[in-house]
RNA sequence: GCGGCCGUAGCUCAUCAGGAAGAGCGGCGGUUUCCUAAACCGCAGGCAGUGGGUUCGAGUCCCUCCGGCCGCG
Numbered sequence: 001g002c003g004g005c006c007g008u009a010g011c012u013c014a015u016c017a018g019g020a021a022g023a024g025c026g027g028c029g030g031u032u033u034c035c036u037a038a039a040c041c042g043c044a045g046g047c048a049g050u051g052g053g054u055u056c057g058a059g060u061c062c063c064u065c066c067g068g069c070c071g072c073g
Stems, first nucleotide, its partner, number of pairs: 001072007010025004019056001027043005049065001051063003
């Protein structure tokens, strides 16, 4: 320098003919227990790496840039 993949909640990941975001763990509260843990119930938390484009509508398509990984030279 070229090519490919990835970038969604604190963490690990889902969400593909575009109609608008969910799980597990973690956190907080409650039930239970003499207390803790476990178990069970509930709650909060992201507008989807940046900027732009297409569209009535984009996490989901297109372009740019940034970051990470892999391969080639």